[in-house]
RNA sequence: GAGUUAUCCAGAAAGGUGGAGGGACGGGCCCUGUGAAACCUUGGCAACCUGCGAAAGCAAGGUGCCAAUUCCUGCCGCGGAAUACGCGGAGAGAUGUCGA
Numbered sequence: 001g002a003g004u005u006a007u008c009c010a011g012a013a014a015g016g017u018g019g020a021g022g023g024a025c026g027g028g029c030c031c032u033g034u035g036a037a038a039c040c041u042u043g044g045c046a047a048c049c050u051g052c053g054a055a056a057g058c059a060a061g062g063u064g065c066c067a068a069u070u071c072c073u074g075c076c077g078c079g080g081a082a083u084a085c086g087c088g089g090a091g092a093g094a095u096g097u098c099g100a
Stems, first nucleotide, its partner, number of pairs: 003098001005096004013042005021031003025074004043066003048062002050059003070092001075089005
């Protein structure tokens, strides 16, 4: 990296270094010199794996995460007069589990 499977409308930021990008991709719309990414420190959220337990649950060792629903959307279908808007499903993506 491929595959598998579960979840994705909840939750959680300060400081230092750093200097212009960032929100996966396209389209939107946002965030950002009142300081982006990245790295470091500290803190926090959550509970997938893990430990304990008969269970409910508890703990927090391994991951993960801490703007906006996965920020919205992309393809198909349904409702609708509709290019508005709403709903359902897929796809894509993210994270964990399993795994040759």